RNA sequence: CGGGUCGUAGUUCAGCUUGGUAGAGCACUACGUUCGAGUCGCAGAGGCCGCUGGUUCAAAUCCAGUCGACCCGC
Numbered sequence: 001c002g003g004g005u006c007g008u009a010g011u012u013c014a015g016c017u018u019g020g021u022a023g024a025g026c027a028c029u030a031c032g033u034u035c036g037a038g039u040c041g042c043a044g045a046g047g048c049c050g051c052u053g054g055u056u057c058a059a060a061u062c063c064a065g066u067c068g069a070c071c072c073g074c
């Protein structure tokens, strides 16, 4: 320098292909259960999707640029 994959909740990931107001497990909080804890059940909080711009009625999703991590090539 060129190419590829990835970036979404505290954490591990799905959703993107086919655009339509963002989900799951674990963790966290409250309640029930227990003498208490754990387990189990139930409810809740928590992210507008790495960043910027564009297309569109509408973008996590499509397009361009850019940043970071990893891998390959020279």
Base pairs, nucleotide, nucleotide: 001073002072003071004070005069006068007067010026011025012024013023020057028044029043031041032040050066051065052064053063054062